[in-house]
């Protein structure tokens, strides 16, 4: 060379049979407290690794490259 898995928010992660993607935590902001933590509300924050296809419609199917894991040799 070969086979197999994953890649989706700052970090873990979901997302059931294709129907224009969401939790936790972190950050900011308010409550509470003498003040901080903790609690409790609330808000930012991704059009999903890069490309083409295939569908009225792809994060999801199909192809190819890369990256990072494991197996084999």
């Nucleotide at each position: 060379a070969g086979c197999a898995a994953u890649a989706u928010a700052g970090c873990u992660c979901a997302u059931c049979u294709g129907g224009u993607a969401g939790a936790g935590c972190u950050u900011c902001g308010g409550c509470c407290u003498u003040a901080a933590a903790c609690g409790c509300c609330g808000a930012u924050g991704g059009u999903a690794g890069c490309g083409a296809g295939u569908u009225c419609a792809a994060g999801u199917c199909c192809c190819g490259c890369u990256a990072u894991u494991g197996c084999a040799u």